Description: This is a predicted structure of a 1542-nucleotide RNA (small-subunit ribosomal RNA) from a bacterium. The prediction has a mean pLDDT of 80. The sequence was found in a public genome assembly.
[in-house]
RNA sequence: AAAUUCUUACCAGAGGAUUUGAUCCUGGUCCAGGAUGAACGCUGGCGGCGUGGAUAAGGCAUGCAAGUCGAGCGCCGCACGUUUUGAACCUGUUUGCGAUUACCUCAAGAGCAGGGGAUGUUCGUGCGGAGCGGCGAACGAGUUAGUAACACCUUGGUACGUACCUCGAAGACGGGCACAGCUCGCCGAAAGGCGGGGUAAUUCCCGAUAGUCCCGAAAGGGUAAAGUCGCAAGACGCUUCGAGAGCGGCCUAGGUCCGAUCAGCUUGUUGGCAGGGUAACGGCCUACCAAGGCUAUGACCGGUAGGGGGGGUGAGAGCCCGUUCCCCAACGACGUUACUGAGACACGGAACGUACACCUACGGGUGGCAGCAGUCGAGAAUAUUCGACAAUGGGCGAAAGCCUGAUCGAGCGACGCCGCGUGCAGGAUGAAGGCCUUCGGGUUGUAAACUGCGGUAGUAAAGCAACAACGCAAGUGAGUGCUUUACGGAAAGAGGUUGGUAACUACGUGCCAGCACCCGCGGUAAAACGUAGACCUCGAGCGUUAUCCGGAUUUAUUGGGCGUAAAGAGCGUGUAGGCGGCUUCGCGCGUCUUCCGUUAAAGCCCAGGGCCCAACCCUGGAAGUGCGGAAGAUACGGCGGAGCUUGUGGGGGUUAGAGGUGCAUGGAACGCACGGUGUAGGGGUGAAAUCCGUUGAUAUCGUGCGGAACACCAAAGGCGAAGGCAGUGCACUGGGACCUUCCAGACGCUGAGACGCGAAAGCGUGGGGAGCAAAAAGGAUUAGAUACCCUUGUAGUCCACGCCCUAAACGAUGCCUGCUUGCUGUUUCGAGUAUCGACCCUCGGAGCGGCGGAGCUAACGCGUUAAGCAGGCCGCCUGGGAAGUACGGCCGCAAGGCUAAAACUCAAAGGAAUAGACGGGGACUCGCACAAGCGGUGGAACAUGAGGUUUAAUUCGAUAGCAAACGAGGAACCUUACCAGGGCUUGAAAUUCUUGCCGACAGGCGGUGGAAACAUCGCCCUUCUCACAAGGACGGCAAGGUCAGGUGCUGCAUGGUUGUCGUCAGCUCGUGCUCUGAAGUGUUCCCUUAAGUGGGGUAACGAGCGCAACCCCUAUCGAGUGUUAUAAGUGUCACUCGAAACUGCCCAGCUUUAUUCGCCGGAACGGCGUUCGGACGAAUAAAGCUGGGAGGAAGGAGGGGACGACGUCAAAUCCGCAUGGCCCUUUGAUGCCCUGGGCUACACUCGUGUUACAAUGGCGGCGACAAUGGGUUGCCAACCCGCAAGGGGGAGCUAAUCCCAUCAAACGCCGCCCCAGUUCGGAUUGAGGGCUGAAACCUGCCCUCAUGAAGCCGGAAUCGCUAGUAAUCGCGGAUCAGCCACGCCGCGGUGAAUACGUUCUCGAGUCCUGUACUCACUGCCCGUCAAUGCAAGGAAGCCAGUAGUAGGUGAAAUUUCACUCGUUUGGAAUUAACCUAAGAUUGGUGACAUGGCAUAAGUCGUAACAAGGCACGCGUAGCGGAAGCUGUGCGUGGAUCAAUUA
Repeated sequence: AAAUUCUUACCAGAGGAUUUGAUCCUGGUCCAGGAUGAACGCUGGCGGCGUGGAUAAGGCAUGCAAGUCGAGCGCCGCACGUUUUGAACCUGUUUGCGAUUACCUCAAGAGCAGGGGAUGUUCGUGCGGAGCGGCGAACGAGUUAGUAACACCUUGGUACGUACCUCGAAGACGGGCACAGCUCGCCGAAAGGCGGGGUAAUUCCCGAUAGUCCCGAAAGGGUAAAGUCGCAAGACGCUUCGAGAGCGGCCUAGGUCCGAUCAGCUUGUUGGCAGGGUAACGGCCUACCAAGGCUAUGACCGGUAGGGGGGGUGAGAGCCCGUUCCCCAACGACGUUACUGAGACACGGAACGUACACCUACGGGUGGCAGCAGUCGAGAAUAUUCGACAAUGGGCGAAAGCCUGAUCGAGCGACGCCGCGUGCAGGAUGAAGGCCUUCGGGUUGUAAACUGCGGUAGUAAAGCAACAACGCAAGUGAGUGCUUUACGGAAAGAGGUUGGUAACUACGUGCCAGCACCCGCGGUAAAACGUAGACCUCGAGCGUUAUCCGGAUUUAUUGGGCGUAAAGAGCGUGUAGGCGGCUUCGCGCGUCUUCCGUUAAAGCCCAGGGCCCAACCCUGGAAGUGCGGAAGAUACGGCGGAGCUUGUGGGGGUUAGAGGUGCAUGGAACGCACGGUGUAGGGGUGAAAUCCGUUGAUAUCGUGCGGAACACCAAAGGCGAAGGCAGUGCACUGGGACCUUCCAGACGCUGAGACGCGAAAGCGUGGGGAGCAAAAAGGAUUAGAUACCCUUGUAGUCCACGCCCUAAACGAUGCCUGCUUGCUGUUUCGAGUAUCGACCCUCGGAGCGGCGGAGCUAACGCGUUAAGCAGGCCGCCUGGGAAGUACGGCCGCAAGGCUAAAACUCAAAGGAAUAGACGGGGACUCGCACAAGCGGUGGAACAUGAGGUUUAAUUCGAUAGCAAACGAGGAACCUUACCAGGGCUUGAAAUUCUUGCCGACAGGCGGUGGAAACAUCGCCCUUCUCACAAGGACGGCAAGGUCAGGUGCUGCAUGGUUGUCGUCAGCUCGUGCUCUGAAGUGUUCCCUUAAGUGGGGUAACGAGCGCAACCCCUAUCGAGUGUUAUAAGUGUCACUCGAAACUGCCCAGCUUUAUUCGCCGGAACGGCGUUCGGACGAAUAAAGCUGGGAGGAAGGAGGGGACGACGUCAAAUCCGCAUGGCCCUUUGAUGCCCUGGGCUACACUCGUGUUACAAUGGCGGCGACAAUGGGUUGCCAACCCGCAAGGGGGAGCUAAUCCCAUCAAACGCCGCCCCAGUUCGGAUUGAGGGCUGAAACCUGCCCUCAUGAAGCCGGAAUCGCUAGUAAUCGCGGAUCAGCCACGCCGCGGUGAAUACGUUCUCGAGUCCUGUACUCACUGCCCGUCAAUGCAAGGAAGCCAGUAGUAGGUGAAAUUUCACUCGUUUGGAAUUAACCUAAGAUUGGUGACAUGGCAUAAGUCGUAACAAGGCACGCGUAGCGGAAGCUGUGCGUGGAUCAAUUA
């Protein structure tokens, strides 16, 4: 100085995705963060510091991990020195029987001397060996199996022990006996053992001595020792006692996991007395006595687990963990036991049993890595059979020293943390390559290349330092670091890129392959799969998996909830417990303050320091929320004492009530029986039938019997704790309310367990049985109908007694107390005023309702009867399903009830509210929607289109309404897209380039082959600059390229266009306001309209697209112009322009608003004048609408057309056109050309039409009246020919002129037909002709003659039309050579009927309502059955484990008894272990049967959601393939309608 504390400063908590069409809430799931003794995948340069068998406490080869002391002792061996001994042998010398002998000599032998040094011996030193003895081996090292316990942690204590160490006091005298080693003998393969003999000591024993030591009250008694080294001094030891330090034993209070589907446990158990035992207390042990002890504050049992310091995470409180390091405990193959010792019941000691392994001569033995390395095994997975005692520490020793796998180091592993590096600076033509591209470019990217500089690791050399000291010194030192120099560029990946979540493009693939943490991607344009490029994040790492905390306020102490989301027990009485009124005194237990002790070290935090920094380490400090002790405070809680009355209870008085139990009794109805009257039906239903009835029903009258339920009163009413309770009377009885100057004096509240009550159904026994009615039977309905409906009908419903104990047992709202604006109704009690009295009125309680303020709530709603504001106590909840199920337990006669999981599976399940859509829900309104009418279709024949079938092809599209005489308003070729065959390949048409050839090509004419296309040949014609050549333009051919072409696919990639709802009246916006929000309001309401048309009202005010109007045609009038109209005049006619109708006039009615008057009520702006609010009635005025009238050609939009809001149907069209993407195209094209065929087929089905079936007609003759249109490759007149179609002819006309076209027909008049398959009808067929066209075979139209089919008005069903409409009649046009046109689009002629009305059908609009629908009812959705998969429970059995019980056997050891001189032997007790028996419990497996869950397109039905078509649900019972149905009681979480209240 800081940490820390205080304060005002500082620090301190982030969310997101996912339920829905959208919203808010509830609620789960998932993600982002941190961490690890980790593992796995890809990758990998260096160093430091850490860390590394978590699984099989499974088994272990090999080596090492505990020895040391000769200064305790006796031996043995070796070496050296030393003390003696001195052999063989050698040399010299002397002698020498003898041999030889001339002499010299010689040999054995003997002697002496020297050498030699064997052997033995003395002493000493050193080394080595085993042994006796001492100390150590109880430490250190390992592991976490067991243990839920005084094992551990914290606190306190003492009935105790303590070798080595320290201090103090005293002592150490004299003797003796052994045992190893050794030796001898014996047994054994070995391990080892037995016997005899002898021996040392700091081994052992005896005696002496005995103090403060031990026993004892005392007297008194008892107990010890060892020496060694040193010349010595002395040192180290020894004995006894006391003290200390450290260590240990024991006791104690508190703390210390889960399960109650473990509720009772215990016999040495609990206590006592005596004894034993221990270092010591103690049932620790034994005998005896007593019957205790523990437990809901969780005993006992089961499961799991070493505990702590601490670690991870977290804002914290907490939650999870206990690896490395430190402390404690426990264990040492498993189990038991003691011995030695200061200390053990002993990891590297002993005994025994068991399992396993090894050796063996088969007799018997040996072993224990959870020490360090290492090995096998199991496993996802965890290291070297390394170095050194240099340091630290330990053992022994006087010491040197020895030992030390403790330890210090090294090795291996990115296992973790930390640090460093893979270069730095410059470098644009923005190189190449890659990728993308709108083809311009962009990006990778200063990145690279290139230039300059530097250079960690490593290699080589030199120098230096610390760990770090020890030793007299010499010296030793495992391993490590630093500096300098030279050489030396070797070193980047992983994951991700739809959102959450930082980062995007291309290609490939085509619900495939695959991805995925959640939501979810992928079915031909994938930012989600795979690849590439680019980018993002981190970086020697990055991801994945596993686990923990966080986020998760998602177990809520901090910090949640329970009306409807999960959640209040069905209700009460009450035990333990929790909580508790006012005043006062005392205590000081809780509580608070201060101080002291403790809370080991390490760790966290702070400061300082050391390794270059950091990680790491060192020093110091702080902290450690706890416990203990001391002192103090006394408000609050507690305890004790005293008092009080407001909580509570009691007394007295009054009172309401379907409160309960029992007994008695009444009338109506119903059924039955009998009798009377009476006759053919009754009953029942949507309609019927089963059924009853002529043996007399139903109906009606009388009498009798029976059981059950109690109309009116009756109510929104009353009582009860709930279930529940209803005729009347009596008896017994519970509770409540009000009043009271009374009494007691906190006696109170709640309430786990417990006990009691508890609808209906159901069960047992016995009664009873009228009606009703599960089951059952029959009749209907239906595809079926195990139902709904009907006819019967048994349990049951009723009573008594005994069980059962559940309900939507609901207010889906626990009980108690207090507080917090109100209005109103009703039941009941009291008081006051008033009254003759009763009402009425005012006030005060206690209940039961409605509305509503603040507040609360997710909203709905609640709101003094709280779901508001608080307090106390109890119960309950924690995603959905599996499941209120399984197993276990308790209860029950049974049915079943109570308690109550998991595996597995899903990403939701759910509440409230919003907008739509829908309803076999409601209200209102409209439409040729129905009804009222007229005419059709459906039957016939034919035409035409479609389906189907056929075919080489019958091209394609359109398919309920909104396809089907539709695209197509003209399929013989063409069209044409289809089929067969023949041809072409830069192509039939387009753009452009290169090369070659031809100069012409092209074009015209002709010939040959051919089906044609086409191929080929001949003739005619023939450009510019320049003209010799060459070149250009142009065109053709050939080759090659850029490309063409496609009616090929996708209308679900599109544009454009169109249909439909629908000419329906709707659809929206801005601002404001309301709501947390989706959203609402406006746009709802009332009146009105064809209309969201207009008006009024109104938190809305305005606006837009739609409606209407503006445009066109037409009806009336006026004006103008007049060709080709008319004989002319003229203006009927044509064209152009304009007018007129509207909201105008009159009468009546309705509605709204305003004013006035009448009536009722309230408050106080105000201060005695009036004002405000409200429903109704009357009058006046205005506006709107309706009806009538006048005028008028036309009357209430005059008629018609064009015009089609926001949107719906992924509606239609890629084959009108355009267009993205994909596909086909050098040779058998999906392109192009051609010939022929097909689109025209034909058992059949459907749609749209035509003509008919006839007399309102047909035929013949005569006679009338239109309009719209068209016409020059055209309309075509007159006239002639032909029966006719038509031919010839050619006038006129580019059209108000001419022609089609006398322009019509229906119509009128006259005649015939006379009801028939006809003088109806015209199909079909035959023959003969005409026309168009190259060409009528497939396959045209028309004419004439002949033929003369079906059909006599059409089943179920269905279509059009409301007036110049329907019906009926003809005429014209487009397309077009012609025409299959009876189609379509127009034109005019003649010209009706009916509409009461909105119940029903269809469609539409507005509002209200319900909803489990939102792809929106063609919706959603339930259950059985069938298939596959998965997990689980049951289960005859089978197997294994665990803990015990009983009996038997029972080793070693201990204790004890007996025998014995002793060794010992035998017995008893305890016990490990084993055996047997019956069980308990846990797990595995298991034939079989069961339910559950899951799975794109299986079967049967339709239960639920709307009134879901029988309202649904809960409990219960019966029944049924299944959902389910029915009975009974209950709930509203039921729609609709009505009534009542407000």